[in-house]
RNA sequence: GGACGAUAAAGGCAAACUUGUCGAAAGGCAAGGACGCAAAGCCAAGGGUCUAAAGCAUAUCGCUAUGGCAGCCAGGCUACCGAA
Numbered sequence: 001g002g003a004c005g006a007u008a009a010a011g012g013c014a015a016a017c018u019u020g021u022c023g024a025a026a027g028g029c030a031a032g033g034a035c036g037c038a039a040a041g042c043c044a045a046g047g048g049u050c051u052a053a054a055g056c057a058u059a060u061c062g063c064u065a066u067g068g069c070a071g072c073c074a075g076g077c078u079a080c081c082g083a084a
Stems, first nucleotide, its partner, number of pairs: 004082002012037002017032006035071001041077003046073002048069003055063002
């Protein structure tokens, strides 16, 4: 240094839910709260999935991402600690 990951140490993040707020929605953000997480840090122009405002349509039910999800999977980048 790489790989790997412990009943180690120091720390970190924070699901559901609640409140506030932004948003058409999905969802985001803040606070509370911890189910979990060794990348649960970042990346959405890989796949998947959610939403459908605007647009299109056979107009009621449909289609569509230019909007989301990285705590769905794969991948890339970066990073703390150091037993086996």
c-di-GMP-I riboswitch aptamer from Firmicutes bacterium UBA5435, 84 nucleotides, folded computationally. Its mean pLDDT, the model's own confidence on a scale to 100, is 89. NCBI's taxonomy places the organism under Bacteria, Bacillati, Bacillota. It was read from a public genome assembly, where an Rfam model found it. Its Rfam family is "c-di-GMP-I riboswitch aptamer". Gene Ontology term of the family: cyclic-di-GMP binding.